[in-house]
Two RNAs folded together computationally: RNase P RNA and transfer RNA, 451 nucleotides in total. The coordinates come from a structure-prediction model, not an experiment, and the mean pLDDT is 76. It holds a member of the Rfam family "Bacterial RNase P class A". The family's RNA type in Rfam is ribozyme. Rfam describes the family as follows. Ribonuclease P (RNase P) is a ubiquitous endoribonuclease, found in archaea, bacteria and eukarya as well as chloroplasts and mitochondria.

RNA sequence: CCAGCGGGCCGGGUGGCCGCUCCGCCUUCGGGCGGGGAGGAAAGUCCGAACUCCAGAGGGCAGGGUGCCGGCUAACGGCCGGGCGUCGCGAGGCGACGGAAAGUGCCACAGAAACAUACCGCCCGCCGCGGCGCAUACCGCGGGCGGGUAAGGGUGAAAUGGUGCGGUAAGGGCGCACCGGCGCCGCGGAGACGCGGCGGCCGGGCAAACCCCACCCGGAGCAAGGCUACAUAGGGGACCAUCUCGCUUCGGCGAGUAAGGACGGCCCGUCCGAGCGUCCCGGGUCAGCCGCUCGAGCCGCCGGGCAACCGGCGGCCCAGAUAGAUGGCCACCGCCCGCAAGGGGACAGAAUUCGGCUUACAGGCCCGCUGGCAAU
RNA sequence: GCCCCCAUAGCUCAGAUGAAUAGAGCGGCCCCGUUGCGAGGGGACAGGCCGUCGGUUUAAAUCCGACUGGGGGCA
Numbered sequence: 001c002c003a004g005c006g007g008g009c010c011g012g013g014u015g016g017c018c019g020c021u022c023c024g025c026c027u028u029c030g031g032g033c034g035g036g037g038a039g040g041a042a043a044g045u046c047c048g049a050a051c052u053c054c055a056g057a058g059g060g061c062a063g064g065g066u067g068c069c070g071g072c073u074a075a076c077g078g079c080c081g082g083g084c085g086u087c088g089c090g091a092g093g094c095g096a097c098g099g100a101a102a103g104u105g106c107c108a109c110a111g112a113a114a115c116a117u118a119c120c121g122c123c124c125g126c127c128g129c130g131g132c133g134c135a136u137a138c139c140g141c142g143g144g145c146g147g148g149u150a151a152g153g154g155u156g157a158a159a160u161g162g163u164g165c166g167g168u169a170a171g172g173g174c175g176c177a178c179c180g181g182c183g184c185c186g187c188g189g190a191g192a193c194g195c196g197g198c199g200g201c202c203g204g205g206c207a208a209a210c211c212c213c214a215c216c217c218g219g220a221g222c223a224a225g226g227c228u229a230c231a232u233a234g235g236g237g238a239c240c241a242u243c244u245c246g247c248u249u250c251g252g253c254g255a256g257u258a259a260g261g262a263c264g265g266c267c268c269g270u271c272c273g274a275g276c277g278u279c280c281c282g283g284g285u286c287a288g289c290c291g292c293u294c295g296a297g298c299c300g301c302c303g304g305g306c307a308a309c310c311g312g313c314g315g316c317c318c319a320g321a322u323a324g325a326u327g328g329c330c331a332c333c334g335c336c337c338g339c340a341a342g343g344g345g346a347c348a349g350a351a352u353u354c355g356g357c358u359u360a361c362a363g364g365c366c367c368g369c370u371g372g373c374a375a376u
Numbered sequence: 377g378c379c380c381c382c383a384u385a386g387c388u389c390a391g392a393u394g395a396a397u398a399g400a401g402c403g404g405c406c407c408c409g410u411u412g413c414g415a416g417g418g419g420a421c422a423g424g425c426c427g428u429c430g431g432u433u434u435a436a437a438u439c440c441g442a443c444u445g446g447g448g449g450c451a
Stems, first nucleotide, its partner, number of pairs: 001372010012333007020037007039347001043358002046356005051221004058268004063217005068082005083097001084095004098212002103210002105206003119153002121149006127142005161179006180202002182199007225290004235281005240275001241257001243256005260272004297316008335344003377450007386402004395434001404421001405419004427443005
């Protein structure tokens, strides 16, 4: 210098004028002053939580999710480190990566056969015919019968471990060598796993098919939920025993349980069981307040850890609007295109709040590393 | 804002338990019929990259993920 890999970051700046919104202070109530005011994704709503309600939120079944190992975390399907597989010369990238020897199911067409099967072929035996007049043997033929064989042909996405040698009637892990898988043993490792030895054990694929194993999971969502106001003013309907026992000042009070009701579906279990009860319908309002923004918060330094992350100390306050504020104009500088005049400047905008993932994104900066070429 | 559902021919829908040539009705086209048009009858006539992209699988409309478009509910 060329080509590439991984990671981090920015994504206009300054000033003036005019506005919008929130908070604080002042006020002569008109306003004034000071401070804050979109993002790395605020997005998709795909995961996980906080918070709130379901009276309390339990066990089992069903259902859903996750899936190599270890760690991090409030939690996670996230992140970090490692293992294995695969791609790349490499830096590195990618991987829904438990189990197919628990069972069930499926494997179209083709093919003999898709998991227990012989179509052609090969081989053996018997029978028949022929070589040869007879017999045995031998040889040949048979679209005759019985059997062996998965080596070869052909089919298919996939064909019964692969290659070679031996052996065999022909074949076949039948035997042997090497390779692959599986099992057992030993060693290393916290583990996934790796290395070595032994054993012919060689049992097709699909679990993003049912399923098995391990672990996790209540439901709904800030339009949650609460208060106030308005309103036929407190309307209509449905459901639950006018049960038992005890006490009683005879008004009631307490306890228990059947039916029933509640606890995401079912069962158990628990609670309620005539109450300011639960549910449904109707009417009214379409308003105000709380929830609401200080939080698993941000920045810096130090320490632990390979890292994700954790701990300590110090500093800081950083949008809370409600149909939705965060804007407009001008000047200068900076970036890109263009000789110039001039033009352009991405994706996109909070709506209860966090941690992630995914998707979109003009242009630019920084760090580490790999391969090649050249020079020293 | 939050939570669900759907996308297959011009239209309305089947198919979703993975292997079908992806079907049905209406519509379109051709023929018969009629003087002509319509109604009616016949057709082994046409028309589909199953919303898009990627993955699993031998094989995807169907299973899984991401995206796009549309619809519904909740004070």